This is a predicted structure of a 126-nucleotide RNA (SAM riboswitch aptamer (S box leader)) from a Balneolales bacterium.
Its mean pLDDT, the model's own confidence on a scale to 100, is 78.
RNA sequence: CUCUUAUCGAGAAAGGUGGAGGGAUCAGGCCCUGUGAAACCUUAGCAACCGCCUCGGCUGGCCCGGGGGUCAGGUGCUAAUUCCUGCUCUGAAGUGUUUCGAUUCACUUCAAGGGAAAGAUGAGGG
Numbered sequence: 001c002u003c004u005u006a007u008c009g010a011g012a013a014a015g016g017u018g019g020a021g022g023g024a025u026c027a028g029g030c031c032c033u034g035u036g037a038a039a040c041c042u043u044a045g046c047a048a049c050c051g052c053c054u055c056g057g058c059u060g061g062c063c064c065g066g067g068g069g070u071c072a073g074g075u076g077c078u079a080a081u082u083c084c085u086g087c088u089c090u091g092a093a094g095u096g097u098u099u100c101g102a103u104u105c106a107c108u109u110c111a112a113g114g115g116a117a118a119g120a121u122g123a124g125g126g
Stems, first nucleotide, its partner, number of pairs: 001126008013043005021032003026086004044078003049074002051070005056064002058061001082118001087115004091110006
């Protein structure tokens, strides 16, 4: 760097150096920030992905991101849902179009929900 897979509404900050940005990227929004941003260091904390024990399931095994308990060793994390939106589907309203009419198609707006994409992290592989 890339592939597979799982998870992403919970949780957890002080100090030192530093000195203006930061919230991944682009755009819009909204926030954080000289009451000190990013980055680095120290200490502390959170958490059960990897470990161990146990219970359960049936497809019966190199099985199951099923339940519970436990460990802070390896990672990770410690403002805001991955801060929100962007693509798509569903719903409502409006405008235009079409139809004798029901209706069809397109666009716009709004609110909520589902999905995708992208990203982050773990585990395994190349």